[in-house]
RNA sequence: CCAGACGGCCGGAUGGCCGCCUUCGGUCCUUUUGGGCCGGGGGAGGAAAGUCCGGGCUCCACGGAAGCACGGUGCCGGGUAACGCCCGGCGGGGGCGACCCCAGGGAAAGUGCCACAGAAAGCAAACCGCCCGCCGAAGCCUCGGCGAAGGCGGGCAAGGGUGAAAGGGUGCGGUAAGAGCGCACCGCGCGCCCGGUAACGGGCGCGGCACGGUAAACCCCACCGGGAGCAAGACCAAAUAGGGACGGCAGGUCGUCUCGACCGAGCGGGCUUCCGCGCCGCCGUCCGGGUAGGUCGCGCGAGGCGCCCGGCAACGGGCGUCCCAGAUGAAUGGCCAUCCAUCCGCGCACCCGCGCGGGGGACAGAACCCGGCUUACAGGCCGUCUGGCACC
RNA sequence: GGGCGCGUAGCUCAGCGGGAGAGCACUACGUUGACAUCGUAGGGGUCGCUGGUUCAAUCCCAGCCGCGCCCACCA
Repeated sequence: CCAGACGGCCGGAUGGCCGCCUUCGGUCCUUUUGGGCCGGGGGAGGAAAGUCCGGGCUCCACGGAAGCACGGUGCCGGGUAACGCCCGGCGGGGGCGACCCCAGGGAAAGUGCCACAGAAAGCAAACCGCCCGCCGAAGCCUCGGCGAAGGCGGGCAAGGGUGAAAGGGUGCGGUAAGAGCGCACCGCGCGCCCGGUAACGGGCGCGGCACGGUAAACCCCACCGGGAGCAAGACCAAAUAGGGACGGCAGGUCGUCUCGACCGAGCGGGCUUCCGCGCCGCCGUCCGGGUAGGUCGCGCGAGGCGCCCGGCAACGGGCGUCCCAGAUGAAUGGCCAUCCAUCCGCGCACCCGCGCGGGGGACAGAACCCGGCUUACAGGCCGUCUGGCACC
Repeated sequence: GGGCGCGUAGCUCAGCGGGAGAGCACUACGUUGACAUCGUAGGGGUCGCUGGUUCAAUCCCAGCCGCGCCCACCA
């Protein structure tokens, strides 16, 4: 210098003028709510997005236990409030490498499926082929046999062919031809030992191979999960017909009888059982009626920043410091000037570049909040590392 | 803001993981004087897009894109 890998950060800056939302102080008006004026403070994001996960919070009187169903997750260890997230490791795959990717438990518990092609697709099987025995038209010969083709009977799975996949692979021996039939190495399985918290790795011995794929097919195993969502929910105010239809249900006894006690059915947010609780003229669904107002929830939080300590890291602990958006047709904007990055044109210049004029600023915008993931994003900065070339 | 559902031919929709289909529409021919009807034949597809699982994906899984529906309060 070229090509690349990984991680982190920024994502226009400053000033002036005019506006918008919110909050605090002062002052004036108003019966109050509130309103006007003046001054001060604050005012979008790394994704505010998709709503894909996990929580906080609120309600469902579902409160507790067990089981079933349903849904989710899935190598091991750690982090965390929790997670399907993150960190570290293991195994597999890719890359010369830095490094990247993996829904990565179980297929010798069971069931299903494996189209077409092919002989055979899961109980294995034999189309071409290889080999052996018997017979054998032609043919040969020393006339008793040999015998291509072919027929019958049998052996094999090496080679060919089909397929995504054909019941270990390579080599040597062996054999009529072959074959884990035997042996060596590799793979696989089992056992023991060693290292590691573990996933797993290494070594030794045994087994001749018995065990194809598919679980993002059913399923099995382990673990986790009640449902709905701020239009949750609470309060105030206004108005209307507390109207209609359908469905569910069980009430009884006693007493001192508008009340209370006891027994009992039913209903209660997936279902069942048990315990407990609540309701018992209530509940559910649909049709219809009215309103289109306000306040709270709602901004101190798993909060931000800095330093130190522990840890490889994710992260945790301690100390100090700061208060930092709350709209509700929905504020966070507009104009001007200078600068920054960048683009175009012209001129100068050997090059780096300089001057003038003009254009122009990515994706996108809170709506209860937080931790993640995913997706979109002009341009730029910093750090670590890899490969190659050149020079010293 | 929140919660659901759908996407297959021009339209409306089917489609146990292995050939992409039906009805209407369209084109041509026949029938008719002509048209309609009817009959015969035919064309037309990024199965919304991109990845993944699998030998194989419209179908299974994930992420995007587009469209549609529902949800306020009071008695």
Predicted 3D model of RNase P RNA and transfer RNA as a complex of 467 nucleotides. It holds a member of the Rfam family "Bacterial RNase P class A". From the family's description: Ribonuclease P (RNase P) is a ubiquitous endoribonuclease, found in archaea, bacteria and eukarya as well as chloroplasts and mitochondria. The prediction has a mean pLDDT of 78.